Transfer RNA from a Candidatus Saccharimonadota bacterium, 74 nucleotides, folded computationally. The prediction has a mean pLDDT of 80. It was read from a public genome assembly. Taxonomically the source falls in Candidatus Saccharimonadota (Bacteria, Bacteria candidate phyla). Rfam family: tRNA. About the family: Transfer RNA (tRNA) molecules are approximately 80 nucleotides in length.
């Protein structure tokens, strides 16, 4: 020094080919249930979608560029 691949919720992750308000387990708060705890069951809360720009009517998805952690190759 080159060449891939990865950043979405507090954690582990979907999100197809751009298109309507960003989702799921798990975890948290509160509720039901129970003498009570766990379990189970409803219901809420929580995202700058890593950062800036560009294409677009429209970007989590497409383009550059940075910034961070991987892998390989010399």
């Nucleotide at each position: 020094g080159g060449a891939c691949c990865c950043a979405u919720a507090g954690c582990u992750c979907a999100g197809u080919u751009g298109g309507c308000u960003a989702g799921a387990g798990c975890g948290u708060a509160c509720g039901a249930u129970u003498c009570a705890c766990a379990u189970u069951c409803g219901u809420a809360a929580g995202g700058u979608c890593a950062g800036a720009g560009g294409u677009u009517c429209a970007a989590g998805c497409c383009c550059u560029c940075u910034u961070g952690g991987g892998u390989c190759c010399a």